[in-house]
RNA sequence: CGAUUAGAGUUUGAUCCUGGCUCAGAAUGAACGCUGGCGGCGUGCUUCAACACAUGCAAGUCGAGCGAGAAAGUGACUUCGGUCAUGAGUACAGCGGCGAACGGGUGAGUAACACGUGGACAACCUGCCUGGUAGCGGGGGAUAACUCGGGGAAACCUGGGCUAAUACCGCAUAAGCUUGCUGAACUUCGGUUCAGUUCGGAAAGGUGGCCUCUUCUUGAAAGCCAUCACUGCCAGAGGGGUCCGCGUCUGAUUAGCUUGUUGGUGAGGUAAUGGCUCACCAAGGCGACGAUCAGUAGCCGGCCUGAGAGGGUGAUCGGCCACACUGGAACUGAGACACGGUCCAGACUCCUACGGGAGGCAGCAGUGAGGAAUAUUGCGCAAUGGGCGAAAGCCUGACGCAGCGACGCCGCGUGGGGGAUGAAGGUUCUCGGAUUGUAAACCCCUUUCAGGAGGAAAGAUAGGGUGGGCAACCACCUAGACGGUACCUCCAGAAGAAGCCACGGCUAACUUCGUGCCAGCAGCCGCGGUAAUACGAAGGUGGCGAGCGUUGUUCGGAUUUACUGGGCGUAAAGAGCACGUAGGCGGUUGGGUAAGCCCUUUGGGAAAGCUCCCGGCUUAACCGGGAAAGGUCGAGGGGAACUGCCUAGCUAGAGGGCGGGAGAGGAGCGCGGAAUUCCCGGUGUAGCGGUGAAAUGCGUAGAUAUCGGGAGGAAGGCCGGUGGCGAAGGCGGCGCUCUGGAACGAUCCUGACGCUGAGGUGCGAAAGCGUGGGGAGCAAACAGGAUUAGAUACCCUGGUAGUCCACGCCGUAAACGAUGGGCACUAAGUGCCGGCAGGUUACUGUCGGUGCCGCAGCUAACGCAGUAAGUGCCCCGCCUGGGGAGUACAGCCGCAAGGUUGAAACUCAAAGGAAUUGACGGGGGCCCGCACAAGCGGUGGAGCAUGUGGUUUAAUUCGACGCAACGCGAAGAACCUUACCCAGGUUGGAAAAGCAGGUAGUAAAAUCCUGAAAGGGAGAUGAGCCCGCAAGGGAAGCCUGCUCAGGUGCUGCAUGGCUGUCGUCAGCUCGUGCCGUGAGGUGUUGGGUUAAGUCCCGCAACGAGCGUAACCCCUGUUUUCAGUUGCCAUCGGGUCAUGCCGGGCACUCUGAAGAGACUGCCCAGGAUAACGGGGAGGAAGGUGGGGAUGACGUCAAGUCAGCAUGGCCUUUAUGCCUGGGGCUACACACGUGCUACAAUGGCCGGCACAAAGGGUUGCAAACCCGCGAGGGGGAGCCAAUCCCAAAAAACCGGCCUCAGUUCAGAUUGGGGUCUGCAAUUCGACCCCAUGAAGGCGGAAUCGCUAGUAAUCGCGGAUCAGCACGCCGUGGUGAAUACGUUCCCGGGCCUUGUACACACCGCCCGUCACACCACGAAAGCCUGUUGUACCUGAAGUCGCCGGAGCCAACCCGUAAGGGGGGCAGGUGCCCACGGUAUGACCGGUGAUUGGGGUGAAGUCGUAACAAGGUAACC
Repeated sequence: CGAUUAGAGUUUGAUCCUGGCUCAGAAUGAACGCUGGCGGCGUGCUUCAACACAUGCAAGUCGAGCGAGAAAGUGACUUCGGUCAUGAGUACAGCGGCGAACGGGUGAGUAACACGUGGACAACCUGCCUGGUAGCGGGGGAUAACUCGGGGAAACCUGGGCUAAUACCGCAUAAGCUUGCUGAACUUCGGUUCAGUUCGGAAAGGUGGCCUCUUCUUGAAAGCCAUCACUGCCAGAGGGGUCCGCGUCUGAUUAGCUUGUUGGUGAGGUAAUGGCUCACCAAGGCGACGAUCAGUAGCCGGCCUGAGAGGGUGAUCGGCCACACUGGAACUGAGACACGGUCCAGACUCCUACGGGAGGCAGCAGUGAGGAAUAUUGCGCAAUGGGCGAAAGCCUGACGCAGCGACGCCGCGUGGGGGAUGAAGGUUCUCGGAUUGUAAACCCCUUUCAGGAGGAAAGAUAGGGUGGGCAACCACCUAGACGGUACCUCCAGAAGAAGCCACGGCUAACUUCGUGCCAGCAGCCGCGGUAAUACGAAGGUGGCGAGCGUUGUUCGGAUUUACUGGGCGUAAAGAGCACGUAGGCGGUUGGGUAAGCCCUUUGGGAAAGCUCCCGGCUUAACCGGGAAAGGUCGAGGGGAACUGCCUAGCUAGAGGGCGGGAGAGGAGCGCGGAAUUCCCGGUGUAGCGGUGAAAUGCGUAGAUAUCGGGAGGAAGGCCGGUGGCGAAGGCGGCGCUCUGGAACGAUCCUGACGCUGAGGUGCGAAAGCGUGGGGAGCAAACAGGAUUAGAUACCCUGGUAGUCCACGCCGUAAACGAUGGGCACUAAGUGCCGGCAGGUUACUGUCGGUGCCGCAGCUAACGCAGUAAGUGCCCCGCCUGGGGAGUACAGCCGCAAGGUUGAAACUCAAAGGAAUUGACGGGGGCCCGCACAAGCGGUGGAGCAUGUGGUUUAAUUCGACGCAACGCGAAGAACCUUACCCAGGUUGGAAAAGCAGGUAGUAAAAUCCUGAAAGGGAGAUGAGCCCGCAAGGGAAGCCUGCUCAGGUGCUGCAUGGCUGUCGUCAGCUCGUGCCGUGAGGUGUUGGGUUAAGUCCCGCAACGAGCGUAACCCCUGUUUUCAGUUGCCAUCGGGUCAUGCCGGGCACUCUGAAGAGACUGCCCAGGAUAACGGGGAGGAAGGUGGGGAUGACGUCAAGUCAGCAUGGCCUUUAUGCCUGGGGCUACACACGUGCUACAAUGGCCGGCACAAAGGGUUGCAAACCCGCGAGGGGGAGCCAAUCCCAAAAAACCGGCCUCAGUUCAGAUUGGGGUCUGCAAUUCGACCCCAUGAAGGCGGAAUCGCUAGUAAUCGCGGAUCAGCACGCCGUGGUGAAUACGUUCCCGGGCCUUGUACACACCGCCCGUCACACCACGAAAGCCUGUUGUACCUGAAGUCGCCGGAGCCAACCCGUAAGGGGGGCAGGUGCCCACGGUAUGACCGGUGAUUGGGGUGAAGUCGUAACAAGGUAACC
């Protein structure tokens, strides 16, 4: 310079943080589901089964190394028996050579020099190949094949005989080779090289050609030439062997391992070093930088992922290693301990004549098996490569191709353009429409791919053959598995070619129906219980596309193991504290060195791959060429700042000496006083003690109380403190002895001696344990008394361990500052303790310690802040979601109790920290309210009325349920109402709209029949609207059909509206600003004050809104205006009387407009304020009284039955009509009332005074009748006129005299009245008679603070009738409030909280049941492994083999002998196997233990608030 790092969901009411879980990405040798047109390039058994394998093929070749050598067939001849030629020196086989150790497969084993990387070999080998050099002379004896016998089922074995070689064996010769010795040079001192000498030591020929030389002699050869072989040596290349540095998984719940072990000497062995092996000697070697053991694993280039660092992985391709049925072993060879060789053992399979044999696909195909899962028993050697060969060539499941599989990557197509009436169909719908959708149809166009037809390669410049040429070379011919394939051209026609997943959020894409916590979905959060965008289907939409989803796995996101790049006061996390080992880190100056470090040069870092550039297949994938990169590693040179090392110094760190002080520092010994208890004695008498209250207990045998004396143990009052000391635990009367540490002061000394500290060691409260003492008080356990539903507790009375001492254990704690140690730096202020200095005795300064407050900074916040939680450095400890669990197992420690180290399965989507707003508290403060208190009257008891529950019933319709349901909906159920029940009827409907068709004595209808009615039937009579002259048409009506009506059926938890309630409480909010990361706060808190968030003051707030208040209505005073129906003072008239009349509007009154009250005035208080107290004036005084008015919201409060309304249900019924019944039932229970229980009363008589209302289907006067309800009557009144209408209590007089009464009136009998179609179920009233309970009401509970309560009537709505209810109205008219402790409700502030559905909250443990995983367990069973011993195959090596057998050499004429070899035997080693005994992993196990989860269950209430005994360790 360039490139590069994206997050989201989920804990909460909300917030910030911590923290886990989950998702989006990429990848894959994949698999599964649905689907599937073509091509190219790749790729394809990942399986506790390195499991077992039928069949075929995968390693042969050379006749130019050698000997032998057919047959069929064909031809000829034939005596017909056959012979000859050819086939053919062919085939087959053998001897021999080379190859078979390559190529191909697999990954079991292996944690290792196996692999990677870099080095070393002066400690090595190397066939074929290349270069060089020298040679290839002369002999010998066998043996297979073959032949003849023998054995065997077979495999095969065996004896006799013949024969060849490039097979085998001597001899010769030879070097620079080899052995020994000597010398020289070089040297890393190990050795290497060279020279001399000595020992040892090779060979093989084949083919072709030639005749110059030699021999025979057309020509050939032993000759020559060429070539291929062969031999010795030197060298190269390539290949291999060995050694070393570094790197290379997990477990310490594996801590010690090792006897060939470590080293030496010597020997053996090997190509070679080496304990590799052996003998002897020594006693070493490895390990916390992790030995040993256990588990897992082939390693690498690379591949996947990632910004990178890293993490994961080790398929295909390439390098290395290991293995070839399992185990062992060697042979051959250049090379093997050998995949398609040998031997042995074992397991398995096959053949067998039962004697014995054969086999090894982890080569290519293929089969079975296993498994979720992985292909053809294909073609070809044309190419590339390999083996053999002189070559032709042969062989080659290496390889090249083809086949199968969407397994992957890449490319292409399934058409393109136009096309709106936005067709039909589908879906949806608010019925208008919208959408599918330019999509289709339709028009125009194109033809890739597939299909058909024709043509047709490159891959072959190599090789082979022929010809020419001396040769190089040239010409021609020839060989293609793939393949008639790629490719090219033509033909036809849009023609043959689209699916999969998703659509609640994350995450892109929405509706309808079905379903109804069912069926189901789900990656996380979570959906589904009748309106599901989350289930299923459909339509639509989104995404990708020959694929799409799912599952598994890996990395990422995850800075969630943090090297890059995290943390530990309270979230998980500082060890209880100290001393100290290893280790890590370390002051200052000079010199040296160069290990670390830096620079440079150089070697290596295989190829492929990645990246970049260029190129080849139409493109791409793929392939070719080049470049770059590849951190590490090796070597050389340079540098010297820093670190290290060496050395010499220094004094600032650290330490020592000196001095005077402080201190509950530690240990031991001793001493003293107060108090408790006990004992003795005195005084004294009935109680004491104890509690919320009691009781147990003690006491007349004399307690308690009090006085004196005594005993004993423990603890240390005041001082005492926010104080001191100690490392922590901890330490408190006084004295003595011993002893540790720190601080300060002045100065001298040492000279980095320091810091930290894994292991280790020591100390370590209380409780507990052991032994022995001691024991006053206190006090687990225990006993008793209380409390309680219970009370194994809290309280009380007692009381033992223990508490105390000595010695020894234990080793833990909320061992806390929940804060490891050390050093340094970083604003101030103010106390206390110790020392020192100065001082004018006020104090000031300084060092150390210990507190508070506070800036910057830090922190999630709280908070910390020179005693850091700030800023840095060093070292240690610890953490990584919650539960399971500090549990299990194992180890260590302990006498035990137990401690320490310390998991997993399983399970959850959280568990947490801090702060916020609420709510709550048997938390606190302040303050209100008929909240309590003070009063008055009630309810709860009685009878009755009424409502409700319950019960009953055919039905007793429905709703309302704490306050805030219950004289509520209902301001009026005999029918109706009415929704319920029974019965009868009806079906386009009782009422509505539209469309179509029909209808003329139509609609209507007296009357009649039937019926309980509804209804059904008959039916005299009989209209009428609009247009039009008329005809006629239309409307209405009726009938039929259709679209539809109807439903008090369901859902108030789908809703509107309305209402209740907190609450007429004083609150609830907003804008801007400010504070806080944020939720949020501030304002609205505070000081006063108020009925009030009312007002004043203050204040990072300033303003504002909804509420409060006021504005409105009624009422209280008054003025003006108006004066009938109201009124009547004055005047007149009239009456028995009356505003009755004239008149008047003064008064009352009516009803319209005003006035009036505002703390305005005065006094003192208060802050000079707000305001409160008192006073004056006034009708009224501090809101005058009353009403209306109800903030943001809460209760899924109430109402689908008042109304409206979505959805669902019903349609000859859940609709509609009718009769009757029911809603009025009645053992009971509750609410609300009425009337009473009497003398403040009852009854009788008399006699006053209202207000507000109502009245024409109505109120009704006078008068008459009736005891009365009422009847008759009808004046008047549509109302300030007339009527209802009498007000009642009161007042006056009389009687009653305390009694179930002259109280009370229920109930019942009889007789009536009224309303009404109708009072039986089931009305009200009247009269006569009857005369119940009841004598003031248990626990409990309600209303009311003044014109109120209480008491007394009057009116109205509803209504035919029915009122003790409801709504109004006036009359008479009290008592009490000290006060706010308590009950209830509420407001504000504050505090705690684990609550937020908000205390009717949350939540713990046992028990019971079900399921799951785990531990223990008498044992039982696999596997791995150690040790000791036994056995000991094959085989190497050693020895014997000299009594068996044997060609080469030697002696010998020969026989024979020698040398040597073989068979055989034996020894060491040793596989399998066996015996014994351990260890470890695992499986299983009657029973047992705890744990987890579960809708709901049982018992209690432990925790969260002071959680009702503060909680916790």
Molecule: small-subunit ribosomal RNA
Organism: uncultured prokaryote